[in-house]
Context: one part of a larger RNA
């Protein structure tokens, strides 16, 4: 900006894209076929292979603001702690993001066909799948799956809201997000759990510091599944979302 009043919400679907693979084995059946060797069509089932999406409960990576251990120095006694040395080096690890992991997919029915296989059948007393008419048949085509979609200008439907100077809605701005370069998007703004604190929990880690025992001492034991704990889950207005300004409807009806 357009859709001839403004606006939320829900939606038809003209049209696009996209997917679309494929193998072992087991039965039917050691059947049918065949002398014999050997060996099926077709029907049912089970298990994969590569690709494709979603997820993160399990296996695992990561996990640089989470716990612990340790080395060397410095912080002018010592413990405690803390700073540098790649994150100083080591073992673990929560959300998250991930794969090597988890779950799922192609399908089946239909329509109408291609090579190609027929019924009936004349033109040509025969023959002929063809000239009239009928039936078959493929991962391909159409519909069927999924996703987007009314700037589909053929501008669509449906419900509800608003009243003459601003409503109805909407943006600014503000707390934030499993949204996201921005911008958009969605929540949420005191009538409030939207983020941070705190409480409480989960998870990790692995038994703080202090005091006491026991040892010359290094250390070990005990208080004590301890003490700490980013990002989870829930409560709770303590602390920021304060006040408050813009936009908005022509002839309509």
């Nucleotide at each position: 900006c357009g859709a001839a009043g403004g606006a939320u919400g829900u939606u038809u679907g003209a049209g696009a894209a996209g997917g679309g693979u494929u193998g072992a084995c087991c039965u039917u059946a050691g059947u049918a076929c065949g002398a014999g060797a050997g060996g099926a069509u077709u029907g049912g089932g089970u298990c994969g292979g590569a690709c494709g999406a979603a997820c993160c409960u399990c296996u695992g990576g990561u996990g640089c603001a989470c716990c612990a251990g340790u080395u060397g120095u410095c912080g002018a006694a010592c413990a405690a702690c803390g700073g540098c040395a790649u994150a100083g080096c080591u073992g673990g690890g929560u959300a998250g993001c991930u794969a090597a992991g988890u779950u799922c997919g192609g399908a089946a029915c239909g329509g109408a066909u291609a090579a190609g296989u027929g019924c009936u059948g004349a033109a040509a007393g025969c023959a002929u799948a063809u000239a009239a008419g009928c039936a078959c048949g493929a991962a391909g085509c159409c519909c069927u799956c999924u996703u987007c979609a009314a700037g589909a200008u053929u501008g669509g439907a449906c419900a509800u809201c608003c009243c003459c100077a601003u409503c109805a809605g909407g943006g600014c701005c503000g707390u934030g997000g499993a949204a996201g370069a921005c911008u958009a998007c969605c929540a949420c703004g005191u009538u409030g759990a939207u983020a941070g604190g705190c409480u409480g929990g989960g998870u990790g880690u692995g038994u703080a510091a202090g005091c006491g025992c026991a040892g010359c001492a290094a250390u070990g034991c005990g208080u004590g599944u301890a003490g700490c704990u980013g990002a989870c889950c829930a409560g709770u207005a303590c602390u920021a979302a304060u006040a408050g300004c813009c936009c908005g409807a022509u002839u309509g009806g």

Predicted 3D model of a 253-nucleotide part of an RNA (large-subunit ribosomal RNA, domain VI) from Candidatus Kuenenia stuttgartensis. Model confidence (mean pLDDT): 85 of 100. Lineage of the source: Bacteria > Pseudomonadati > Candidatus Brocadiales > Candidatus Brocadiaceae > Candidatus Kuenenia. Its Rfam family is "Bacterial large subunit ribosomal RNA".